[in-house]
RNA sequence: CCAUUAACAUCGCUGAGUCCAGCUCACAGUAGCUGGAGCGGGGGAUAUUCCGGUAGGGGUGAAUGGGCCGGUCGGCCCUAGGGCGAUCUUUCACGUCCGAACCCGUCAACUAACCCCGCAAGUGUUUGAAAGAGGACUU
Numbered sequence: 001c002c003a004u005u006a007a008c009a010u011c012g013c014u015g016a017g018u019c020c021a022g023c024u025c026a027c028a029g030u031a032g033c034u035g036g037a038g039c040g041g042g043g044g045a046u047a048u049u050c051c052g053g054u055a056g057g058g059g060u061g062a063a064u065g066g067g068c069c070g071g072u073c074g075g076c077c078c079u080a081g082g083g084c085g086a087u088c089u090u091u092c093a094c095g096u097c098c099g100a101a102c103c104c105g106u107c108a109a110c111u112a113a114c115c116c117c118g119c120a121a122g123u124g125u126u127u128g129a130a131a132g133a134g135g136a137c138u139u
Stems, first nucleotide, its partner, number of pairs: 011124004018037007025029001038119006048109001056107001057104004065078005081098005087133007
């Protein structure tokens, strides 16, 4: 000097998954509970829309569909769609990544009132231009 690994702090990223107050715990935290605010999801009339039903049907999510190999598991390629490249939003270009998983249990279109549920988990990028907004520093 370069590279890799681990830990901590700060600051970020995906995501609804955050904030405030109080209490509890022989210790104390990324803990548990209660209440409030906020964010997210599901069920659920009339009217409307329709038709659907065992080859079931449906929900969260960007994660859908196709081709090839394969006895299966699975693998490869592409793709609807989605994310990242650090002030924020949008647009364009370029680069790069994902394109899963889980749940309900015969049942659900939408849906006012109303009812119910969640507030996790994982992770470490850094190229530009334009428009608008906002801010810092200097004078």
Predicted 3D model of a 139-nucleotide RNA (c-di-AMP riboswitch aptamer (ydaO/yuaA leader)) from a Vulcanimicrobiota bacterium. Of the family's consensus pairs, 92% are formed in the model. Its Rfam family is "c-di-AMP riboswitch aptamer (ydaO/yuaA leader)". Its family is annotated with cyclic-di-AMP binding and regulation of gene expression in the Gene Ontology.